A computed fold for a 358-nucleotide RNA from a Selenomonadaceae bacterium, annotated as Bacterial RNase P class A. Its mean pLDDT, the model's own confidence on a scale to 100, is 75. It matches the Rfam family "Bacterial RNase P class A". Rfam classes the family as a ribozyme. A source record names the gene rnpB. The RNAcentral record of the sequence draws on ENA. Of the family's consensus pairs, 96% are formed in the model. NCBI's taxonomy places the organism under Bacteria, Bacillota, Negativicutes, Selenomonadales, Selenomonadaceae.
RNA sequence: UAAGUCGUCAGGACAAUCGCGGCUGCCCUUUGGGGCAGAUGAGGAAAGUCCGGGCUCCAUAGGGCAGUGUGCUGGAUAACGUCCAGCGAGGGCAACCUUAGGGAAAGUGCCAUAGAGAUUUAGACCGCCCGGCUCGUCCGGGUAAGGGUGGAAAGGUGCGGUAAGAGCGCACCAGCAGUCAGGUGACUGGCUGGCUCGGUAAACCCCACACGGAGCAAGACCAAAUAGGGAAGGGAUGAUGCGGCCCGCGGACCUUCCGGGUUGUGUCGCUUGAGCCGGCAGGCAACUGCCGUGCCUAGAUAAAUGAUUGUCGCCGCCUUCGGGCGGAACAGAACUCGGCUUAUUGAUUGCUUAUAUC
Numbered sequence: 001u002a003a004g005u006c007g008u009c010a011g012g013a014c015a016a017u018c019g020c021g022g023c024u025g026c027c028c029u030u031u032g033g034g035g036c037a038g039a040u041g042a043g044g045a046a047a048g049u050c051c052g053g054g055c056u057c058c059a060u061a062g063g064g065c066a067g068u069g070u071g072c073u074g075g076a077u078a079a080c081g082u083c084c085a086g087c088g089a090g091g092g093c094a095a096c097c098u099u100a101g102g103g104a105a106a107g108u109g110c111c112a113u114a115g116a117g118a119u120u121u122a123g124a125c126c127g128c129c130c131g132g133c134u135c136g137u138c139c140g141g142g143u144a145a146g147g148g149u150g151g152a153a154a155g156g157u158g159c160g161g162u163a164a165g166a167g168c169g170c171a172c173c174a175g176c177a178g179u180c181a182g183g184u185g186a187c188u189g190g191c192u193g194g195c196u197c198g199g200u201a202a203a204c205c206c207c208a209c210a211c212g213g214a215g216c217a218a219g220a221c222c223a224a225a226u227a228g229g230g231a232a233g234g235g236a237u238g239a240u241g242c243g244g245c246c247c248g249c250g251g252a253c254c255u256u257c258c259g260g261g262u263u264g265u266g267u268c269g270c271u272u273g274a275g276c277c278g279g280c281a282g283g284c285a286a287c288u289g290c291c292g293u294g295c296c297u298a299g300a301u302a303a304a305u306g307a308u309u310g311u312c313g314c315c316g317c318c319u320u321c322g323g324g325c326g327g328a329a330c331a332g333a334a335c336u337c338g339g340c341u342u343a344u345u346g347a348u349u350g351c352u353u354a355u356a357u358c
Base pairs, nucleotide, nucleotide: 001354002353003352004351005350007348008347009346010345012312013311014310015309016308017307018306020041021040023038024037025036026035027034028033043330047341048340050339051338052337053336054335055215056214057213058212062247063246064245065244067211068210069209070208071207072086073085074084075083076082087101088099089098090097091096102206103205107204108203109200110199111198125147126146127143128142129141130140131139132138133136155173156172157171158170159169160168174196176193177192178191179190180189181188182187219268220267221266222264229258230257231256232255233254234253241249242248275295276294277292278291279290280289281288282287314327315326316325317324318323
């Protein structure tokens, strides 16, 4: 210098004028509201609503079945499908990246096309070997070494062996079983053994673990209104509720029709919280604990958070080097928190590889 890779940070600043939302104080008021002043008012993703908590109601959330999810190991956490540290496998020269990664020796299913044959102590199309005769484009037998098909053909390579061959025998390698050592563990390494077992579980299934449902329009309260009217049906031999079913719990109403009354821009929930910042301590880390006269950061309800101008900063172009002109992405809170994913502008540390120079 170039290419790559992993992280981190920021998401313009200040001032003036006008405007908007809720808040506090004062004043005015015809109680409807209005005026003045002050401080305050979106994000790193507020987004998608994909996971998991808090909170609320329904049993104090209970048991079973069904169903759903997760799926290497250890840890973190309120919890997670998240995060951290590792293991195995795969990719890359490397930094590093990817990984839905339990069980195929419980059972079932599937393996298109091609191919002789696709799971059966398999299979003979060509080839090889032996035998036969009618001597052929023949028949019978043996053979999985060679060829062919395929994603996959029942371990791989070599030597021996044989009529030709074959784990038939042997050596090494892979796998399996046992055992020893190391490690909390996934696993790794060594030794021994008989020689050998297709793939697929983001197919059913099996195993282990987790999960009750609904969601702030949850839910609570106040105000207003009231007559809980009439008819039919069901109901303690159990209405109805616990959002699949059964049990279990609770225990008096429920359904339909007819005719009426009331229904507020109401209050709370609502924002101070698993909060932020700094220091110390523990831990490889995720994270946790303790300390601090440290900080306070929207709570609207059909929804405010905006616009203009100036100065400075950033980027681009032009320049007579004084400056001039232009640009600034994705995007907008609605109970709240931790994650994930997606959108987007810019800056940059470390590390790796290559080349050049000293």